Background:
A computed fold for an 89-nucleotide RNA from a bovine gut metagenome, annotated as SAM riboswitch aptamer (S box leader). Its Rfam family is "SAM riboswitch aptamer (S box leader)". Gene Ontology term of the family: regulation of gene expression.
RNA sequence: UCAUCAAGAGCGGCGGAGGGACCGGCCCUGUGAAACCGCGGCAACCUGUUUUUCAAGGUGCCAAAUCCGGCGAACGAAUCGAAAGAUGA
Numbered sequence: 001u002c003a004u005c006a007a008g009a010g011c012g013g014c015g016g017a018g019g020g021a022c023c024g025g026c027c028c029u030g031u032g033a034a035a036c037c038g039c040g041g042c043a044a045c046c047u048g049u050u051u052u053u054c055a056a057g058g059u060g061c062c063a064a065a066u067c068c069g070g071c072g073a074a075c076g077a078a079u080c081g082a083a084a085g086a087u088g089a
Stems, first nucleotide, its partner, number of pairs: 001089005010039004018028003022070004040062003045058003048054001066084001071081003
């Protein structure tokens, strides 16, 4: 810089209080947070491979719409767009 972000997918071990980027809210969490490890799964961005398909390899992901809002469209609501963020190339 470009593309995508309302779909999808979790158990065990270890650990012992945080986590959901930031701020506010709201939520998850001792019926066990984060981190780490193992196994499993989702997806299909890249490679394989020109197309379709597949899911073998490289990433990514597996509470809630990127959890919601934050800035703009006079205000509020709804909605849309942006910004920021995340991931890939």
RNAcentral holds the sequence, with entries from MGnify.